Overview:
Predicted 3D model of a 73-nucleotide RNA (transfer RNA) from Longibacter sp. The sequence is in RNAcentral, with records from ENA and Rfam. It matches the Rfam family "tRNA". Rfam links the family to the GO term triplet codon-amino acid adaptor activity. The organism belongs to Longibacter, within Bacteria.

RNA sequence: GCCAACGUAGCUCAGUUGGUAGAGCAGUCCCCUCGUAAGGGACAGGUCACCGGUUCGAGUCCGGUCGUUGGCU
Numbered sequence: 001g002c003c004a005a006c007g008u009a010g011c012u013c014a015g016u017u018g019g020u021a022g023a024g025c026a027g028u029c030c031c032c033u034c035g036u037a038a039g040g041g042a043c044a045g046g047u048c049a050c051c052g053g054u055u056c057g058a059g060u061c062c063g064g065u066c067g068u069u070g071g072c073u
Stems, first nucleotide, its partner, number of pairs: 001072007010025004019056001027043005049065005
């Protein structure tokens, strides 16, 4: 230098054919227990990397930028 994949909550990751952004763990509170662990319930937590485009509507489709990983030279 070229090619590909990936970027979503603090972490690990889902998100179907474009139609209300989710799970587990972690956090806070409550229940249970003599107490703790375990277990159960609730709550909080998001500029879907960034900028534009298409569309009535974009995490999803298109273009560009940045970053990470891998491959080629």